The prediction has a mean pLDDT of 86. A computed fold for a 676-nucleotide part of an RNA from a Chloroflexota bacterium, annotated as large-subunit ribosomal RNA, domain II. The full RNA is in RNAcentral, with records from ENA. It matches the Rfam family "Bacterial large subunit ribosomal RNA". Lineage of the source: Bacteria > Bacillati > Chloroflexota.
Context: one part of a larger RNA
């Protein structure tokens, strides 16, 4: 892991609904029983018992009424007739109740040949090592205590095999091995170890770690109760035909569960919705606004209050509030105030509303645009409105892409027109037209800022009395202004900033010097000979611009009067769009044999129809050794499940119509069993 075979909505009873059949103000019988030769069954008998043909009331009790009530007032529940036994089929319900699946609980028994303690009763520790007490002898003492020397052999002593453990690592993990190997610890003790026995699961046993109790321990194993329950995960098997969602409100020891509403179908009934235009209506959002209620800002006034000064009169005041004037802000401020939406009513258009009853599913929703909350005007973030799409939606488009743009697939056509998006070349279709713009590969990623890119506009200012750039000269006198200072002579800083010669020339614009000098600028002049300058508005583009496997920020290839932008415009391609043509099926309406016409036909959960097949019965009818079933192969028929013919193979049973009944249809369940 393939193939094959098995493998899940049953059956029973009570109930409800709709077919459908009898009988009908009545419906039906159950147990029992009796006939059939016997059994299955049938068919007669059996009115016991239920349902219905009258409700009312707490009840007495009345009665088409009846309670409440004084009530001939109200008002509640009724009456104005259909029902009932079968059969099916759809749901409820109690039962394992569509099929697998716990972790557990309780009962009764099985283990201590594992392992945990105990209890008898026996074994075992190579070899070497250290030398306590004591004792003996010597020396010392009055004697002893001490001191040496021998002897001795002690010790949960010391090295280290057997024997026992399991420190570090390392490997394995379909091993050598349901743990190994390599080091390592103990190894006269609390030691290790035979063999017999005891303690038992609500317990045992434990030098305690929830360890151990047979490779299994927070309560062993087996059988049972057992189909334990599982709001939970997985599975659930032919076919077409209609229609077709929900992921929301409320409430839940509720939040992935559930009930009632909500949306979806299938019956019956009755007549309403819906959308467009126009005509009325409530309203306080968007925007506006500052009267109110709150924030906030500058300015003026002078009565008040606070500070300051002043004996005091008074004067000041970048305070405080009030006023008045003006810019401003507000979800819970409003003297205004919209588009939409909502209500009502008229005409049109369409026929999708609604109600009562049977069935669901659904209540995890997801991106996008638009208005808000939370966040961080943060998230593919959260949470609420709307509206779409996807979910449950294929086909073009966006390279590639549920959620985005175009558009909604009933089937067939090597016909046609178009959406969105395109039309060099991968690649259908224009290297189309006309004008501009970009040079940056900008297109084909990004900001705050920043720059004589370049294109349009528009204001102003200088200029043939010669501007603007460049080039040549000149650029001075009082004077080194004055003060500081060591110095300060245009330039270190402070004040001041004049007058004079003049074409013009600062008490000096930078750079220098220790201070001077010296370069140079503003200004003039001359030379050139037609434009400069400033700044403001935009159009397209610069630079700001770093990332991880490789070019990799246009799908690529390339693309520069474009194959990039911009305006106009004309032609084409291009979808399952729409149209032609043929077919299928629903509905509706007219015709009523055949038919024509109109709208319709994407679909998940799911509601409703209609059919194929498979395996036993019954009745009827047929086929088979002149070859049944089962199998192969080609072939044809049915929208499909399937089914037919014909030939091989096979060697004996099987079809077909009409009907009744299910162990009744397999890819998926970590599904079961076999086989490779």
């Nucleotide at each position: 892991g393939c193939c094959g075979g098995c493998g899940a909505g049953u059956u029973a009873a009570u109930u409800u609904a709709g077919a459908u059949a009898g009988c009908a103000a009545g419906g039906u019988u159950a147990a029992g029983g009796g006939a059939u030769a016997a059994a299955a069954g049938u068919u007669c008998u059996g009115g016991a018992g239920c349902c219905g043909a009258a409700g009312c009331g707490a009840a007495a009790g009345c009665g088409a009424g009846u309670c409440c009530g004084a009530a001939u007032a109200g008002g509640g529940c009724g009456u104005u007739u259909a029902g009932u036994u079968g059969u099916c089929u759809g749901g409820a319900u109690u039962a394992g109740a569509c099929c697998c699946g716990a972790a557990a609980c309780c009962g009764g028994g099985u283990g201590a040949g594992c392992u945990a303690c105990c209890c008898a009763u026996g074994g075992c520790c190579a070899g070497g090592u250290u030398g306590a007490a004591g004792c003996g002898c010597g020396g010392c003492u009055a004697a002893a205590c001490c001191c040496g020397c021998g002897u001795g052999a002690a010790g949960g002593a010391c090295c280290g095999a057997a024997c026992c453990c399991g420190u570090g690592u390392c490997u394995g993990g379909u091993a050598c091995a349901a743990a190994g190997g390599c080091u390592g610890g103990g190894a006269u003790g609390a030691g290790c170890u035979g063999u017999g026995g005891g303690u038992a699961g609500g317990g045992g046993u434990g030098a305690a770690a929830u360890g151990c109790c047979a490779a299994u321990c927070g309560a062993a194993c087996c059988c049972g109760g057992u189909g334990a329950u599982a709001g939970c995960u997985g599975g659930u098997u032919c076919u077409c035909c209609u229609c077709g969602a929900a992921a929301u409100g409320u409430a839940u020891u509720u939040a992935g569960g559930u009930a009632c509403a909500g949306c979806c179908u299938c019956a019956a009934g009755g007549u309403a919705g819906u959308c467009u235009u126009g005509g009325g209506g409530a309203g306080g959002u968007a925007g506006g606004g500052c009267u109110c209620u709150g924030g906030a800002u500058g300015a003026g006034c002078u009565a008040g209050g606070g500070g300051g000064c002043g004996u005091g009169a008074g004067c000041c005041u970048a305070c405080c509030a009030a006023c008045u004037c003006a810019a401003c802000c507000a979800a819970a401020c409003c003297a205004c105030g919209a588009a939409u939406g909502c209500c009502u009513c008229a005409a049109g258009a369409u026929g999708u509303u609604c109600c009562u009853g049977g069935g669901a599913g659904u209540g995890a929703g997801a991106c996008a645009g638009u208005g808000g909350g939370g966040g961080a005007u943060a998230a593919g973030c959260u949470u609420c409105a709307u509206u779409g799409u996807c979910a449950a939606a294929a086909g073009g488009g966006a390279a590639a892409c549920a959620g985005c743009c175009c558009a909604g697939a009933c089937c067939g056509c090597a016909g046609g027109c178009u959406a969105a998006g395109g039309u060099c070349c991968c690649a259908a279709a224009g290297u189309g037209u006309a004008g501009a713009c970009u040079a940056a590969g900008u297109g084909g990623g990004a900001a705050a800022g920043g720059a004589a890119g370049u294109g349009g506009g528009a204001u102003u200012c200088c200029a043939c009395a010669a501007a603007c750039a460049g080039c040549u000269g000149g650029c001075a006198g009082g004077u080194u202004g004055g003060c500081u200072u060591a110095g300060a002579g245009g330039c270190a800083g402070c004040c001041a900033u004049c007058c004079u010669u003049u074409a013009a020339a600062g008490a000096g614009u930078g750079c220098g010097u220790a201070a001077u000098a010296g370069c140079u600028c503003a200004c003039c002049a001359g030379u050139c000979g037609a434009g400069g300058g400033a700044c403001c508005c935009u159009g397209c583009g610069c630079c700001g611009a770093a990332a991880a496997u490789g070019u990799a920020a246009c799908g690529g290839g390339g693309c520069u009067a474009a194959a990039g932008u911009c305006u106009a415009c004309c032609a084409c391609c291009g979808a399952a769009g729409c149209c032609g043509c043929g077919g299928g099926c629903u509905c509706u309406g007219c015709a009523u044999u055949u038919g024509c016409a109109g709208a319709g036909c994407g679909g998940u959960a799911g509601a409703g129809g209609a059919g194929c097949g498979u395996u036993g019965c019954c009745a009827g009818u047929g086929c088979g050794u002149c070859g049944a079933a089962g199998u192969u192969a080609a072939c044809g028929u049915g929208u499909g499940a399937a089914c037919g013919u014909u030939g091989g193979u096979g060697g004996a049973g099987c079809g077909c119509u009409g009907g009744g009944a299910a162990g009744u249809g397999a890819g998926a369940a970590u599904g079961c069993c076999g086989g490779c």